[in-house]
This is a predicted structure of a 72-nucleotide RNA (transfer RNA) from a Candidatus Roizmanbacteria bacterium.

RNA sequence: UCCCCUGUAGCUCAACGGUAGAGCAGGUCGCUGUUAACGACAAGGUUCCAAGUUCAAAUCUUGGCGGGGGAG
Numbered sequence: 001u002c003c004c005c006u007g008u009a010g011c012u013c014a015a016c017g018g019u020a021g022a023g024c025a026g027g028u029c030g031c032u033g034u035u036a037a038c039g040a041c042a043a044g045g046u047u048c049c050a051a052g053u054u055c056a057a058a059u060c061u062u063g064g065c066g067g068g069g070g071a072g
Stems, first nucleotide, its partner, number of pairs: 001071007010024004018055001027041004048064005
């Protein structure tokens, strides 16, 4: 320098172009003599950035940035 994959909640990951979710962690409550375990509830997101396409973009296109792999 070129090619491929990848970027979504604190972490690990989902999500036909049409309300952004799950598990774990953390919080509150219940249960228990207490803790753990278990159960219930609630909270938590400028979907890496910018532009474009579209009635509508996490999703498609282009560029940039970060991470991983490969070629030279």
Source information:
Its Rfam family is "tRNA". The family's RNA type in Rfam is transfer RNA. The source organism's lineage runs through Bacteria, Bacteria candidate phyla and Candidatus Roizmaniibacteriota.